[in-house]
RNA sequence: GGGCCCGUGGUGUAGCGGAAGCACGCCGCCUUCGCAAGGCGGAGGUCCCGGGUUCAAAUCCCGGCGGGUCCA
Numbered sequence: 001g002g003g004c005c006c007g008u009g010g011u012g013u014a015g016c017g018g019a020a021g022c023a024c025g026c027c028g029c030c031u032u033c034g035c036a037a038g039g040c041g042g043a044g045g046u047c048c049c050g051g052g053u054u055c056a057a058a059u060c061c062c063g064g065c066g067g068g069u070c071c072a
Stems, first nucleotide, its partner, number of pairs: 001071007010024004018055001026042005048064005
């Protein structure tokens, strides 16, 4: 330098046009003498950035940035 893959709450991930769900973690309540486990509820995401297409974009297209991998 080139090819391919990836970038979504604190962490790991699902979602591939009608706009974000799950698990762990965090907070509150219940339960316990107390803790853990368990049950119920809740907060937390400019979906890496900028443009474009579309009535509508996390999702499609272009350009960046970052990471992984292969080739040189």
The prediction has a mean pLDDT of 83. Predicted 3D model of a 72-nucleotide RNA (transfer RNA) from a Candidatus Aenigmatarchaeota archaeon. Rfam family: tRNA. Rfam's curators write: Transfer RNA (tRNA) molecules are approximately 80 nucleotides in length. By type it is a transfer RNA.